Annotation:
Small-subunit ribosomal RNA, 5' domain from a Minisyncoccia bacterium, 470 nucleotides, folded computationally. Rfam family: Bacterial small subunit ribosomal RNA. Its mean pLDDT, the model's own confidence on a scale to 100, is 87. The organism belongs to Minisyncoccia, within Bacteria. The RNAcentral record of the full RNA draws on SILVA.
[in-house]
Context: one part of a larger RNA
RNA sequence: GGAUGAAUGCUGGCGGCGUGGAUGAGGCAUGCAAGUCGAAUGGGUUAGACCCAUGGCAGACGAGGUAGUAACACGUAGGUACGUACCCCAGAGUCGGGCAUAAUUCGUCGAAAGGCGGAAUAAUUCCCGAUGGUCUCGAAAGAGUAAAGAUUUAUCGCUUUGGGAACGGCCUGCGACGUAUCAGCUAGUUGGUAAGGUAAUGGCUUACCAAGGCUACGACGCGUAGGGGAGCUGAGAGGCUGACCCCCACCGAUGGGACUGCGACACGGCCCAUACUCCUACGGGAGGCUGCAGUCGAGAAUCUUCCGCAAUGGGCGCAAGCCUGACGGAGCGACGCCGCGUGAAGGAUGAAGUUCUUAGGAACGUAAACUUCUUUUAUGAGGGAGGAAAUUUUGACGUUACCUCAUGAAUAAGGGGCUCCUAAUUCUGUGCCAGCAGGAGCGGUAAUACAGAAGCCCCGAGCAUUAUCC
Numbered sequence: 001g002g003a004u005g006a007a008u009g010c011u012g013g014c015g016g017c018g019u020g021g022a023u024g025a026g027g028c029a030u031g032c033a034a035g036u037c038g039a040a041u042g043g044g045u046u047a048g049a050c051c052c053a054u055g056g057c058a059g060a061c062g063a064g065g066u067a068g069u070a071a072c073a074c075g076u077a078g079g080u081a082c083g084u085a086c087c088c089c090a091g092a093g094u095c096g097g098g099c100a101u102a103a104u105u106c107g108u109c110g111a112a113a114g115g116c117g118g119a120a121u122a123a124u125u126c127c128c129g130a131u132g133g134u135c136u137c138g139a140a141a142g143a144g145u146a147a148a149g150a151u152u153u154a155u156c157g158c159u160u161u162g163g164g165a166a167c168g169g170c171c172u173g174c175g176a177c178g179u180a181u182c183a184g185c186u187a188g189u190u191g192g193u194a195a196g197g198u199a200a201u202g203g204c205u206u207a208c209c210a211a212g213g214c215u216a217c218g219a220c221g222c223g224u225a226g227g228g229g230a231g232c233u234g235a236g237a238g239g240c241u242g243a244c245c246c247c248c249a250c251c252g253a254u255g256g257g258a259c260u261g262c263g264a265c266a267c268g269g270c271c272c273a274u275a276c277u278c279c280u281a282c283g284g285g286a287g288g289c290u291g292c293a294g295u296c297g298a299g300a301a302u303c304u305u306c307c308g309c310a311a312u313g314g315g316c317g318c319a320a321g322c323c324u325g326a327c328g329g330a331g332c333g334a335c336g337c338c339g340c341g342u343g344a345a346g347g348a349u350g351a352a353g354u355u356c357u358u359a360g361g362a363a364c365g366u367a368a369a370c371u372u373c374u375u376u377u378a379u380g381a382g383g384g385a386g387g388a389a390a391u392u393u394u395g396a397c398g399u400u401a402c403c404u405c406a407u408g409a410a411u412a413a414g415g416g417g418c419u420c421c422u423a424a425u426u427c428u429g430u431g432c433c434a435g436c437a438g439g440a441g442c443g444g445u446a447a448u449a450c451a452g453a454a455g456c457c458c459c460g461a462g463c464a465u466u467a468u469c470c
Stems, first nucleotide, its partner, number of pairs: 001470004006466005013340006019333002026296003030293003035057003040054005064251003074175007082168003087164008095129004104119006135144003149156002177223003184214003189211008226248004230241004253274005276287004304330001306329003312326001313324004343373004353364004378407006387397001414459005419440003425454005435442002
């Protein structure tokens, strides 16, 4: 000198664009954040295209956080023994039967949460059979294996096969941190055979066999830490960092587990245990903000319990549409960057006042007053887009941006410093006191260094200080 997710002190006019819980991954009141489909189906009700239930799809995305992790987690370059709902292209098929069950109703238990029993019923729910291109087994013969309908007649589906797109699983080379005051580590350990398991390879698991495997090119241990694109600085090489934004990984009170499903071992699903909080009729139950707001706590310190689905995107739906704290916006904070303003021209008797003085005068100073003008900004009034994709209709923002007119200099300047480093000095007070201070150092009676005043210097809606990095 530059930089910051900063904080603190003094000060503070406006706008645009960004940015804002870095600490306790501490605890959370309240509201909202994931539903949708009547063109799959049964029922209830009517004041509704309202409610209940079965069923389908979605809920594995999006949003949040960085606790853990030194690891194929990440980056990069490769590999293959694998999978894929929705989407696209192409081929083939969509035949015949059947058993249940929820809501409902009846009874009943419970404070509640929630159950239990009887009866009836539907489907794109479930089961059986037929056919068999494919697939599996088999040397072959052969055996086994699929489907679902709806309809307003436009279509939307269902099953299966091959291909595509995109996404994922797994494996490998290389890269990337501190410590040797951690030197030896390892028993499913290292390899083989066989079996199991998986979508798939593999000690992934098991049995048997062998005795291997890693290590001063740092194994093992301990500490620390999410990784990258990137950011800051620097002429560069480097050094430091990993906020916001993007990609990947991991996490969802803590620890475990599986179920469903194309996909999870699942933040707003389930089960168990633990801690904590709440309800209770004491028998038993309920919960998980590291979603958006908000609250308490701790902290130097970090915002609104706002508006809207108008746009973009996502889910469901043939669609109309519904949902969406994603997102689009507004609010708060000089937290940062950028832009604008706080007036312009004239104006000497160099007014008053203050400070200094060699007492003559000098400085503040064209500064003010005063005259003329302007209206950025401010306030008020009127007009008024684009963002809408789509012919009609559809805008939260929005009393928007922007334009025109009116009023009137009207609404708007401070902070730090002045011994040297270092731009800028005098007077008064104080008297090693009170105090200053980044370093050197000032202060003990003439202090340019303390305090006040005047003047000056630097920056300016900011200016200083502290902290950290280069």